[in-house]
The RNA shown here (transfer RNA) has 73 nucleotides and comes from a bacterium. The sequence is in RNAcentral, with records from ENA. Model confidence (mean pLDDT): 83 of 100.
Formats: sequence, C1' cells, structure tokens
RNA sequence: GGGGGUGUAGCUCAGUUGGGAGAGCGUAUCGUUCGCAAUGAUGAGGCCGGGAGUUCGAAUCUCCUCACCUCCA
Repeated sequence: GGGGGUGUAGCUCAGUUGGGAGAGCGUAUCGUUCGCAAUGAUGAGGCCGGGAGUUCGAAUCUCCUCACCUCCA
C1' cells in the first nucleotide's frame, strides 16, 4: 500500500426485504426478610465510531474517514 471483517446501553451481543432501537447481565427505587442473599414490580441509561449523500423515511443502501482484528505484499 491492497483485500476481508468488526464498531449499537456500563459489559456481552441481537436487530441481514429501509419505517417500533431491543435482550441478558449490571445499576436505581419499591415490595417480600429482623438483616443479607435470592426473587418480584417499576425506572434510568444509546442521538447506532465520525462526516456527507440517496430517500417521504437510514443502525440498515452509497461514498469518505477513524479505531481494532485478520490475510496478501
């Protein structure tokens, strides 16, 4: 330098015909307990790595770019 892959909540990840942003764990509050653990209920937490474009509408399609993994040189 070139090819491929990954990037979504604090962590691990879903979301692959473009239209609801989600799960588990963690976390906060409340209930159960003398208390803890366990368990139940409710909630907070993300502008989907960044920018631009296409579209009525983009996590999803296109281009550029950044970080990491991998292959070739």